[in-house]
RNA sequence: GCGGGUGUGGCGGAAUUGGUAGACGCCCCAGACUUAGGAUCUGGUGCCGCAAGGCGUGGGGGUUCGAGUCCCUCCACCCGCA
Numbered sequence: 001g002c003g004g005g006u007g008u009g010g011c012g013g014a015a016u017u018g019g020u021a022g023a024c025g026c027c028c029c030a031g032a033c034u035u036a037g038g039a040u041c042u043g044g045u046g047c048c049g050c051a052a053g054g055c056g057u058g059g060g061g062g063u064u065c066g067a068g069u070c071c072c073u074c075c076a077c078c079c080g081c082a
């Protein structure tokens, strides 16, 4: 340089045909239980906001009524060829 793949919460990782983004697990927080801890059980857990609500899928742009998903471009990483 050329070709292919991947990029989603703090972490791993779902979302089947474009139609409720974050299921499920881990971590973490609170409570119950305990002398205490661990284990177990219950609830909560992306960000902003008092709330109503808004934002959010590597960055930017496009198509569409609607994009994590399709198209263009850039970035990072992985694989192959030279």
Base pairs, nucleotide, nucleotide: 001081002080003079004078005077006076007075010026011025012024019065028044029043030042031041032040046055047054048053058074059073060072061071062070

This is a predicted structure of an 82-nucleotide RNA (transfer RNA) from a Flavobacteriales bacterium. The coordinates come from a structure-prediction model, not an experiment, and the mean pLDDT is 80. Taxonomically the source falls in Flavobacteriales (Bacteria, Pseudomonadati, Bacteroidota, Flavobacteriia). The sequence was found in a public genome assembly. Rfam family: tRNA. Rfam's curators write: Transfer RNA (tRNA) molecules are approximately 80 nucleotides in length. It is annotated as a transfer RNA.